[in-house]
Context: one part of a larger RNA
C1' cells in the first nucleotide's frame, strides 16, 4: 500500500452559512497525443535470490549455464477511456416571469390577564405552610375584598405527532427593513456543478467585564423541620443570577447519539404548502402531480433491536473520525481567554 467499520460494542467535527488548496465531476463532435496500450533497440556491473547440471564421500559450501517477469530511456504506432485545446447541447446547477405559505431574522410601538409592592376604603382575627409541625406575616389591623397607582419579566386559548431557521433555535398584536424556501412556466445562461484540510461566519444554559434594571424565580447564604447524622429531600426567608445594552467565553444526552451530495429499488394510511383534472352553487368531498413532515411496512441490510424512497437497502464521489480497558481527554508544550477554562495531546505503569 491493501485489507475492517463509525443508530445503541471505540468511531459523524455542534452547524457548515461563506468557502481557498485538494479530489471529484453531465450529454456530444473534431483536433492534438499527456496518462493509456502495443511494438523494436539499449540499459539495469559482480556476488546474491529462483531453476537446471555438475565438483568436494553426502550436506552447508563452490562451479557454469539460464527463463520469465519488472523497471528506465529512446523511437515508432494506436485512439477507447481519463486530462488538455478548439467549437457545440440542455436533463445538472443558476437566473427571468406567475403565483403562495410560514413562532425565519434586525429594530421600534403597542395590548390585556396575572404576581408583587403601594396609596385609599369595608372589616376583624387570624393567615401562611406541611405527611405533621415550626420558623414566618399579622391588634402599630394581617388574610379576605373594592378602587386608584408603580414596575419587571412572561405571552393563557388558538396550539398540532403543524409551521419556519444551516444548526443553536423562533410564540401576545402592529409596523418598517430583509433573509431563505415551495409551485407553476419551459423564457434565458450554458456544466457555471459536489465535496472541502486549514481559514472566516454563527453558536443553547452557565460563567466573566462594564453601565443600567430588578417584579416573580431562585445557586450561595439565614433560619424551622426531618433524622442516628442530613452540610440533602420538605417549608420560612434570601444574594448573585434569571431581563437590557455593548464585549467576552465557545461548550452540552449541540441526539435522528445517524456528515454531505447525486441515481436507482413494492405498497398503504395520515398531516402541511402549492399546482391540476373532474364535479359542483360553492373555496367541501374526489383523483393525479411536486415539495416537506409522520405511521406501518415488500424486497433488501442488521450481531440483535431495529432501518426500511426522509434508509442503518443497492452503488459513485468528497470530507472528519475509530483500534481493548484503566492511566486521560489527564501531564507536558502550544495557541487562545481578563478569568474559569477551552482546543491541541502523550507516556510509564496497572490489567
Nucleotide at each position: 500500500c491493501u485489507g475492517g467499520g463509525c443508530g445503541u460494542a471505540a468511531a459523524g467535527a455542534g452547524u457548515u452559512g461563506c468557502g481557498u488548496a485538494g479530489g471529484u465531476g453531465g450529454c456530444a463532435u473534431g483536433g492534438a497525443a499527456a496518462g493509456u496500450u502495443g511494438g523494436u533497440a539499449g540499459u539495469g556491473a559482480a556476488a546474491g535470490c529462483g531453476u537446471g547440471u555438475g565438483g568436494c564421500u553426502c550436506a552447508a559450501c563452490c562451479a557454469c549455464a539460464u527463463u520469465c517477469a519488472c523497471a528506465u530511456u529512446a523511437c515508432c504506432a494506436a485512439a477507447a477511456c481519463u486530462a488538455c485545446c478548439a467549437a457545440g447541447c440542455u436533463a445538472g446547477a443558476g437566473g427571468g416571469c406567475g403565483a403562495g405559505a410560514g413562532a425565519g431574522g434586525u429594530a421600534c410601538c403597542u395590548g390585556g390577564a396575572a404576581u408583587u409592592c403601594u396609596c385609599a376604603g369595608u372589616g376583624u382575627a387570624g393567615g401562611a405552610g406541611u405527611g405533621a409541625a415550626a420558623u414566618c406575616c399579622g391588634u402599630a389591623g394581617a388574610u379576605a375584598u373594592u378602587g386608584g397607582g408603580a414596575g419587571g419579566a412572561a405571552c393563557a386559548c388558538c396550539g398540532a405527532u403543524g409551521g419556519c431557521g444551516u444548526a443553536a433555535g423562533c410564540a401576545g398584536g402592529g409596523u418598517a427593513c430583509u433573509g431563505g424556501c415551495u409551485c407553476g412556466u419551459u423564457c434565458c445562461u450554458g456544466a457555471c456543478a459536489c465535496u472541502c484540510a486549514g481559514g472566516c461566519a454563527c453558536g443553547a444554559a452557565a460563567g466573566c467585564g462594564u453601565g443600567g434594571g430588578g417584579a416573580g424565580c431562585a445557586a450561595a447564604c439565614g433560619g424551622g423541620a426531618u433524622u442516628a447524622g442530613a452540610u440533602a429531600c420538605c417549608c420560612c426567608g434570601g444574594u448573585a443570577g434569571u431581563c437590557c445594552a455593548c464585549g467576552c467565553u465557545g461548550u452540552a444526552a449541540a441526539c435522528u447519539a445517524u456528515g454531505g451530495a447525486u441515481g436507482c429499488u413494492a405498497g398503504c394510511u395520515g398531516u402541511u404548502a402549492g399546482a391540476a383534472g373532474a364535479a359542483u352553487c360553492g373555496a367541501c368531498c374526489c383523483u393525479u402531480c411536486u415539495a416537506g413532515u409522520a405511521g406501518u411496512g415488500a424486497a433488501g441490510c442488521u450481531a440483535a433491536c431495529g432501518c426500511g424512497u426522509u434508509a442503518a437497502g443497492c452503488a459513485u464521489c468528497c470530507c472528519g473520525c475509530c483500534u481493548g480497558u484503566g492511566g486521560a481527554g489527564u501531564a507536558c508544550g502550544g495557541u487562545c481567554g481578563c478569568a474559569a477554562g477551552a482546543c491541541u495531546a502523550a507516556a510509564a505503569c496497572a490489567u
The prediction has a mean pLDDT of 82. Predicted 3D model of a 351-nucleotide part of an RNA (small-subunit ribosomal RNA, central domain) from an uncultured Candidatus Saccharibacteria bacterium.